Predicted 3D model of a 1539-nucleotide RNA (small-subunit ribosomal RNA) from Ylistrum balloti. Its mean pLDDT, the model's own confidence on a scale to 100, is 84. The organism belongs to Ylistrum, within Eukaryota.
RNA sequence: AGAGUUUGAUCCUGGCUCAGAGCGAACGCUGGCGGCGUGCUUAACACAUGCAAGUCUUGGGGGAACGUUUCUUCGGAAACAAGUACACCGGCGCACGGGUGAGUAACGCGUGGAUAACCUACCCUGAGGAUGGGGAUAACUCGCCGAAAGGCGGGCUAAUACCGAAUAAUGUAUGGUCACCUGUGGGUGCUCCAUACCAAAGCUGGGGACCUUCGGGUCUAGCACCUCGGGACGGGUCCGCGUCCCAUUAGCUUGUUGGUGGGGUAAUGGCCUACCAAGGCAACGAUGGGUAGCUGGUCUGAGAGGAUGAUCAGCCACACUGGGACUGAGACACGGCCCAGACUCCUACGGGAGGCAGCAGUGAGGAAUAUUGCGCAAUGGGCGAAAGCCUGACGCAGCGACGCCGCGUGGAGGAUGAAGGCUCUCGGGUCGUAAACUCCUGUCAGAAGGGAAGAAUCGUCGGGAUUCAAAUAGGGUCUCGGCUUGACGGUACCUUCAAAGGAAGCGCCGGCUAACUCCGUGCCAGCAGCCGCGGUAAUACGGAGGGUGCAAGCGUUAAUCGGAAUUACUGGGCGUAAAGCGUGCGUAGGCGGCUUAUUAAGUCGGAUGUGAAAUCCCCGGGCUCAACCGAGGAAUUGCAUUUGAUACUGUUAGGCUUGAGUAUGGUAGAGGGAAGCGGAAUUCCUGGUGUAGCGGUGAAAUGCGUUGAUAUCAGGAGGAACACCAGUGGCGAAGGCGGCUUUCUGGGCCAUUACUGACGCUAAUGCACGAAAGCGUUGGGUAGCAAACGGGAUUAGAUACCCCGGUAGUCCACGCCCUAAACGAUGAGUACUAGCUGUCGGGACCUUGAGUUUCGGUAGCGUAGCUAACGCGUUAAGUACUCCGCCUGGGGACUACGGCCGCAAGGCUAAAACUCAAAGGAAUUGACGGGGGCCCGCACAAGCGGUGGAGCAUGUGGUUUAAUUCGAUGCAACGCGAAGAACCUUACCUGGGUUUGACAUGUAAGUGUUAGCAAUUCGAAAGAUGCGUGACCCUGGCUUGCCAGGGAGCUUACACAGGCGCUGCACGGCUGUCGUCAGCUCGUGCCGUGAGGUGUUGGGUUAAGUCCCGCAACGAGCGCAACCCCUGCCAUUAGUUGCCAGCAUUUAGUUGGGCACUCUAGUGGGACUGCCGGGGAUAACCCGGAGGAAGGCGGGGAUGACGUCAAGUCAUCAUGGCCCUUAUGUCCAGGGCUACACACGUGCUACAAUGGCCGGUACAGAGGGCUGCGAAACCGCGAGGUGGAGCGAAUCCCAGAAAACCGGCCUCAGUUCGGAUUGCAGUCUGCAACUCGACUGCAUGAAGGCGGAAUCGCUAGUAAUCGCAGAUCAGCAAUGCUGCGGUGAAUACGUUCCCGGGCCUUGUACACACCGCCCGUCACACCACGAGAGUCGAUUCUUCCGGAAGUAGCCGGCCCAACCUCGUGAGGGAGGUUACCAAGGAGGGAUUGGUGAUUGGGGUGAAGUCGUAACAAGGUAGCCGUAGGAGAACCUGCGGCUG
Repeated sequence: AGAGUUUGAUCCUGGCUCAGAGCGAACGCUGGCGGCGUGCUUAACACAUGCAAGUCUUGGGGGAACGUUUCUUCGGAAACAAGUACACCGGCGCACGGGUGAGUAACGCGUGGAUAACCUACCCUGAGGAUGGGGAUAACUCGCCGAAAGGCGGGCUAAUACCGAAUAAUGUAUGGUCACCUGUGGGUGCUCCAUACCAAAGCUGGGGACCUUCGGGUCUAGCACCUCGGGACGGGUCCGCGUCCCAUUAGCUUGUUGGUGGGGUAAUGGCCUACCAAGGCAACGAUGGGUAGCUGGUCUGAGAGGAUGAUCAGCCACACUGGGACUGAGACACGGCCCAGACUCCUACGGGAGGCAGCAGUGAGGAAUAUUGCGCAAUGGGCGAAAGCCUGACGCAGCGACGCCGCGUGGAGGAUGAAGGCUCUCGGGUCGUAAACUCCUGUCAGAAGGGAAGAAUCGUCGGGAUUCAAAUAGGGUCUCGGCUUGACGGUACCUUCAAAGGAAGCGCCGGCUAACUCCGUGCCAGCAGCCGCGGUAAUACGGAGGGUGCAAGCGUUAAUCGGAAUUACUGGGCGUAAAGCGUGCGUAGGCGGCUUAUUAAGUCGGAUGUGAAAUCCCCGGGCUCAACCGAGGAAUUGCAUUUGAUACUGUUAGGCUUGAGUAUGGUAGAGGGAAGCGGAAUUCCUGGUGUAGCGGUGAAAUGCGUUGAUAUCAGGAGGAACACCAGUGGCGAAGGCGGCUUUCUGGGCCAUUACUGACGCUAAUGCACGAAAGCGUUGGGUAGCAAACGGGAUUAGAUACCCCGGUAGUCCACGCCCUAAACGAUGAGUACUAGCUGUCGGGACCUUGAGUUUCGGUAGCGUAGCUAACGCGUUAAGUACUCCGCCUGGGGACUACGGCCGCAAGGCUAAAACUCAAAGGAAUUGACGGGGGCCCGCACAAGCGGUGGAGCAUGUGGUUUAAUUCGAUGCAACGCGAAGAACCUUACCUGGGUUUGACAUGUAAGUGUUAGCAAUUCGAAAGAUGCGUGACCCUGGCUUGCCAGGGAGCUUACACAGGCGCUGCACGGCUGUCGUCAGCUCGUGCCGUGAGGUGUUGGGUUAAGUCCCGCAACGAGCGCAACCCCUGCCAUUAGUUGCCAGCAUUUAGUUGGGCACUCUAGUGGGACUGCCGGGGAUAACCCGGAGGAAGGCGGGGAUGACGUCAAGUCAUCAUGGCCCUUAUGUCCAGGGCUACACACGUGCUACAAUGGCCGGUACAGAGGGCUGCGAAACCGCGAGGUGGAGCGAAUCCCAGAAAACCGGCCUCAGUUCGGAUUGCAGUCUGCAACUCGACUGCAUGAAGGCGGAAUCGCUAGUAAUCGCAGAUCAGCAAUGCUGCGGUGAAUACGUUCCCGGGCCUUGUACACACCGCCCGUCACACCACGAGAGUCGAUUCUUCCGGAAGUAGCCGGCCCAACCUCGUGAGGGAGGUUACCAAGGAGGGAUUGGUGAUUGGGGUGAAGUCGUAACAAGGUAGCCGUAGGAGAACCUGCGGCUG
C1' cells in the first nucleotide's frame, strides 16, 4: 500500500467481498511447563447452608459455669477459675468498605465557575469553661400470657443515660452606630451600645505536704466533656458550555411563568401555601416516542474520526416491588424500622419469619463464565488509653490455554541416498540427513538435599535525651539494644542424580493468497468469504502422498474499527452514471463594495489556575529475559481568569460612488387583460344545373346515393382556427404567446446628464403562477376533430394498427386539480479567462463601405482549460467566491402505513421485511436489422431441357421382424461410406461348438516330432472320436547306430491375446461447407487514458486488397495472379507396331522403298494491352481496330488464406480413457441386411411422326487384357457353345460405335407408341441361383396422351442428344459412378425484386451474437410484508372511588417522675380526627406489540400455459403526464420530449 467481481474486450460510476488489528468471548480438533492478568456480557430470576460490623468493663449496674485445689457433719462450703463468659444500660461505629447497572436523556455525568444562600461527627489549632442539684429506668427479682416470635404487670438499682438551676460572650435574635469592601442583595472588622436567650461528665494512673466518714477529697498527668473562633476533610445547592436516534412526534404548559405575604429547609428557590398578574418554552427542535448509567479511558485509524464504557479509578443510581418517615454530624439507610403487594418458609391455625445486585455455593436461564479454600502475616478500615477484638475489604491459594509473555519437546555428525509410502515417461523422482547409526548436552517435568525476601512494627524489658510537674511517682515525645509476629509455604531460588529418556498439533494448497500430484466420485455426494467448482481424465468435492502457514496452540462463528474518499471537516458529487425544486416573489437565516475613526466580541500572543490517579508516550530502574511492576518526565490538543496585539471579520459613528435604484430622452416586440371587426376553408340548410355512382383502401367492405348523392352554381346559418408574411426571428420568470383595430397594463434595451448613497445577493418555512388530460346534481356552446362505443376489414386470433360512423371532450364563463421527457434532462448571482462567423434591437465615428467600433440578446464553429468518454468551451460542463435544493448499489418502491391537501381522480411527504451481485454511463470490435449506399454470382430476369404426375431401378424415413448390423440427417444426409450383400463379405439374428484362444511375443515345465496318406462312427458344418502307416532337419562326439545340444511342433500353467464394444463433446489424420468468396494479418510509426484505430478508409479501376492516384503512414506476410498439367497454332528432333505424296507391288500399307504429310512424344516458339485511334486525372484502366491459329485471364484442370460450423468420421487407419475376458473374444450352419399399408430424394424408360420398325451405308476417342482378352471357322433364332490363331499388346483381341445418312413401311390410334407385369422354355457364372443373380427366345402387353402447388440444371463446343470404355467383379441386380468422343443450339433488356456473398455507413437493451434478447397475465411451490370483523397483551394519560403506614394541623374527656406560681393547672403523651398520599377498583382515551377467517400486491423458483409489448424504422418510432378501454403484455385520445 491494495486486490477480486458487471463486459467479447475497454474506461468510468457503483455496490458486494477479501487481505489487517482487536475481543470479559463461545464452538471444533489438539494439548508439556511456568509467570502475570482475567473469568454470569443471559434471568435487577429464585435462593438451602456458612461467613461478610462490630467494639469499648479505663462510662455504668449486675454477674455465672465447667474444671482444679482445700475443707467437710459427706448434705455441702470456700478459694482459684473471674469480676472472666454472658447479656443489659450507655458511648462510638453501623451513611465507610463490598455488590449491581434496573431506572435515569437528567445539572445525572464531564468541564469550568458560584455559594455575599449553606452544613460538616471523629481530626488539628486558638480562646474560655466544666458550679451545684434532682427524679427515673433496663439488667436483676417475683408473677402472668403465648406453640413460637415475643409480650404484660409489681418491686430494687447505677451511669460519660435523663432533667432543672447557676455562670457566660467573642455565640444567637432584634434595634441602633462608625470605617472599609461590594456583584448594591449585602459582606467584613476586639468600632461599639442596648435588650433578651442558650453549656457541661466524668474516668484512669501517680503523689510530698494538708484534710478525711478511710470510700476518698485535694494536687498532678492522660483520656473524655461544654461554648466560641479558625483550619482540614467531606458534603448540599446554583450557573455557563458539552452530552444518542426519530419531524411518518409541531405545538407544549395551570404551580404552569412571575410577584407579594406566610410556611418549610443546614441553605436559595412554586420547594409548599394564600392572593394578584398572564405569562413561560419551541424549527438554534419545545412536547412526545425509542434507546442508554456518565467519565478517565479501551479498541481501531496516518490523522480527523468511528465504535465502545468488562477488569482498574472518579461520580451517580439502586438494594424483593411500591410508599413512608425515624434516629443521626451525615440516610429517607444492601446485611435498620413501619405499611402495602407478590413470593418462600414455620405454625398448636390463633399467629409469626424472610430478602446473596456482599464472599463462597445451589437451582434456573444460556453458546458461555471458577472454590460452600487458607489467613488477618502484610496494606487498609471500625472500636478501644492500650494489649487487642472484628474485617469473604484485602493478602494468598484452587479451577479454566480465557488473554499476554517466556521456555521446552533436543544438538552435532551421518548416503547404501536403506526399508517403506507416494508418484512415474518405468529411466527415475520425492518424503530425505529425515531415519537407522556414532558422539554430545541436560532447560522443563521426575528424585534427593539445602533454602530466602516479603517483618516495618505494636508491645514489653533495659539504657539515653527532652518535656509536663513540687517531684529522683507517673505520663508525653524522640532514640539505642534485646525478645516476639509469615496465610502463601518448605514456595521462589540453589546444588546433586538418572535419562534423549515423558512432551506437536491445527488450518490451508483454483484466483484473491504462500503451497500440486494420484486415486475415488460423476450437477450425485458435497464445497463455497467473493468470483465460482462438481454432468467420466476435478490442482476447487472425499481420501492419500507431498507442500505451505502458524505453533501449545490452530481454525470457525459472533460483534468492532480499518481498508470505505462507500456521508467526503480534513476529503465526494448532481448535462448523459443516483442527484437542480416546473417557475417566480419574498420572510427568517447565511453572505456582502471603497474609505476614516472607535471598540476589542471573534482572531492571535504572554502569564496564572485547573485539566485526579492509573492508562498511552519518553528515559533510566526491579523481577535471570519478557509480559508485569514501581520512579521521574512529557503529554492531557480543553476550560476559566488576567494582561497585551488590532491586519482581517464583527460593533458603533462618519464619509464616498463603482454595486443597486430613481429621474429624463428614445426604441423593438405573437408580453398580459378587455372590447370590437375581418376574410379563406370545413360542415349543415335552402334553391338551381345534372346523373349513377360517390367514398374509401395495399386490396376491399361497412357507409352515402334514383326520396337524386358525388360534382357544380347561388344564397343562408353556425362554430372553431387564423394560410402566405414566418426566420436555429421576437417577447415572457416558467407554463406559454401568432388575423386586424382600439383601450388598460407589466417588463426589457440604448443614450444622456442629474439624484439617492450599499438601499445588495441568495433564499428554509410561506405565497403566487403553472401545458395537456381530468373534475363540478355548474351554466352556455358544439362547425371540424375525436377517447369510449358500433360496424367493416386484416389475422391463427385482432378487445389493435387501416376504413365508415360516433359520445364525452376539445371552445366560453366561474370554481377546482397542480402533474409532464414542466428538458438546455445544465438552480440563482458576481468577477475573470483566445478568437471567427451569421442574425435581432439600440448607439458612436468617419474615409459612406460586404466600413470601423460599442452595449444588450440569439445561433454556428473553435483556443486554452475541463470531462469517464460523448462533448462543453465569454450564453462554460473553464477559473474562483456566495447562498439554496438534491444524491449515496439494483429490485421491493414515483409503493405500504401515518400525516397534510383534494368533490373525486389523485397529489405531496415517504419506509421496512425480503431478495440479487450486480444494476448503470460513455465509447470499441463484431454480429444482426421486415436501416441506407455501392458491387458481384445461372441469384433473378431472358432462354433451353428437366424434376414434381406414370411404370420400374436405387437410397432414405416409417412400419414390420428373431434380425431386418452400423454410420451419414437443412443447404453441406438420402444411386452417400458401398469401385459389386446368393455363401463369403457380415459387423445383425437363431442354433451348435470352443477358452492362452482364429492371430503375436515371452517365461517355466513336460512331451517328443513335423508333414502327409488312408479311413470308422456321429453331425448341417465346425468339430469330436477312432485306426493304421511313417519316424524330420542342423551341429558335435563316435564302437554307423546310438548319445548330447539346438531348431521348429504339441500339451499344461502364467504374463497376455482379442473386441466393427462406448466416447468424433478427450484426440491425430483425412474430409465437407461458407468459397476459388477476396479477403485475413503483422512490424515500425502516429492517434486514443483504454478496448482499439490508422495502414486495409477515400476518388477511379479490376475477375481479384488487381492496379493507379490521394492520404500519418511506410513497409511486409498468408491469400489473388503467375510458375505446373491437358488442349488450340507453328517449328525442330525421332520414324516402329504409326503414316503413304511420289516410284514399284498387292484382295489388303500386304511388301519393297520413303519419313514429305497425319500421328506419336520430347524440346522450343507464340499473346505482352506489344501496335493504332478514342475515352480517362497526362494514371491505372476501359472501348474500338489492325495483324494473328489464338486478344485482353484463349478454354479446361490441379491449386482452397485467417477462420466458422464442439460440422463428419473411434466402422479405413492411428490413439487417451472407460468397459467385456468359458465372452461384448473366436469357429460353424442356416437366416437377415433384398421385408412392405405408406412418405420423400436421386435416376432410367416413356407417353411418340424432329418418331417407331425393317434393310443398307459411314465416321470416333479414350481405355482394358495372362487365374486374361480371346480372332477365324463351325453349331444354335438367340443368350451361348465348340474351337484355340494372335497378343503381356501404337503390332493381337475386347470391337459391331450410336445418333447421322440412303431406301421402305407405319399415319395419330393407348397405336408397328410404351414396355411394366406374368407364363413357359432356355443360356452362363458359381460348392450352391428357393429366400436372392444376370442374360436369351416365345407369349403376355399394365400405367402412361408431356404432368397441381412447387422446384432443379445450364451462358458455348456449353445445354440438349448419341453411343463407347473402365474400375469393383466368379457372376450380377450398373438405369449408378468415373472417363471418352459424335451431333450440336437458344438467350442475357437489365439489377426493381428472391437467395448467397463483399465493402462503406447507421441503429442496437444482441456477444451462445436475431434460431439473439425480452414483457405481462394465468397455473404450481416457498418466503417476507400490507389490509382485515375482531381478539389478547404492554406502556401511558385523564376522571372518579379508595385511602395503609407516615408526617403536619386540630381535638385531646384517658395517662404522666423531674421543671413551675403546686393547680388535679401549664406542659407532654396515648388515642381520635382532618389534609396529603402508595397499593387497589371503575370509566374513557392515546401509543405500541402479538394473533386473525379472508384478501392485496411483491419477491424467489433448469426446462408449464397464452400471446409478442420493448431492443433494428423491432415490423403501428419510442417515451412522459393524463383519461377511457382491454385475458395479458398493452391499445386509443389530448398535450409534450428526442433519449